[in-house]
Order: sequence, then C1' cells, then structure tokens
RNA sequence: CGGCUUAUAGUUUAAUUGGUAAAACACACUGCUCAUAACAGUGCAUAUGUGGGUUCAAGUCCCACUGAGCCAA
Repeated sequence: CGGCUUAUAGUUUAAUUGGUAAAACACACUGCUCAUAACAGUGCAUAUGUGGGUUCAAGUCCCACUGAGCCAA
C1' cells in the first nucleotide's frame, strides 16, 4: 500500500432477508439464613463506533472515516 472480517448496555451475545432493540452475567435493593454463599423476586439499563446517503421506515442496505483482528505483498 491492497484485500477480507468486525464494532449493539459495565461484560458476553441475540434481533426471523428493512417494520422501530432482547437476554444472560455483573451491579443495587428485598426475601430466605445465626451469617455468608447459593436460590427466589424487583430494579437498573440515555447500548446500535463517527459522519453522510437511500427509504414512509435503517442495528440491518450504500459511501467515507475511526478502532480491532486476519491475509497477501
């Protein structure tokens, strides 16, 4: 320098071929216990990398940029 993949909550992952974002863990509180853990319940989620474009509608499609990983030279 060229090409490919990827970016969603604190973390790990979903989202049915474009129809309005879900769950687990973590965290906080409560119950249970002599107490802790485990277990159960409730809560917390202003999460779609940034900027544009297409569309009635974009996490999803297109372009550029940024970050991460990989391949070739």
The RNA shown here (transfer RNA) has 73 nucleotides and comes from Micromonas commoda. It matches the Rfam family "tRNA". About the family: Transfer RNA (tRNA) molecules are approximately 80 nucleotides in length. Rfam classes the family as a transfer RNA. The coordinates come from a structure-prediction model, not an experiment, and the mean pLDDT is 82. RNAcentral holds the sequence, with entries from ENA and Rfam.